[in-house]
Predicted 3D model of a 74-nucleotide RNA (transfer RNA) from a Candidatus Woesearchaeota archaeon. Its mean pLDDT, the model's own confidence on a scale to 100, is 82. Taxonomically the source falls in Candidatus Woesearchaeota (Archaea, Nanobdellati). Its Rfam family is "tRNA". Rfam describes the family as follows. Transfer RNA (tRNA) molecules are approximately 80 nucleotides in length. Rfam classes the family as a transfer RNA.

RNA sequence: GGGUCCUUAGCUUAGUCAGGCUGAGCAACUGGCUCUUAACCAGUAGGUCGUGGGUUCAAAUCCCACAGGGCCCA
Numbered sequence: 001g002g003g004u005c006c007u008u009a010g011c012u013u014a015g016u017c018a019g020g021c022u023g024a025g026c027a028a029c030u031g032g033c034u035c036u037u038a039a040c041c042a043g044u045a046g047g048u049c050g051u052g053g054g055u056u057c058a059a060a061u062c063c064c065a066c067a068g069g070g071c072c073c074a
Base pairs, nucleotide, nucleotide: 001073002072003071004070005069006068007067010026011025012024013023020057028044029043030042031041032040050066051065052064053063054062
C1' cells in the first nucleotide's frame, strides 16, 4: 500500500442481514432478609450506539469520509 472484520451503559455483549420504543448479564446505588457481612429477593439509575457528513417522514441499522483496533496479502 491492497483486502476484510470490529467499535453500542463502568465491563462483556444482543439488536445491524430485512430502517420504526436501544435490551441482557456482571458491576454500581436503594430497599428487604440477616446480630453484621456475603449470598439471596425486589427495585432504581446509567447510552450524543467511535467521529463527521449524506439518504429518508424516520438511521445503532443504508451510503461516504475519517479515527482506533484485529486478521490476511504485498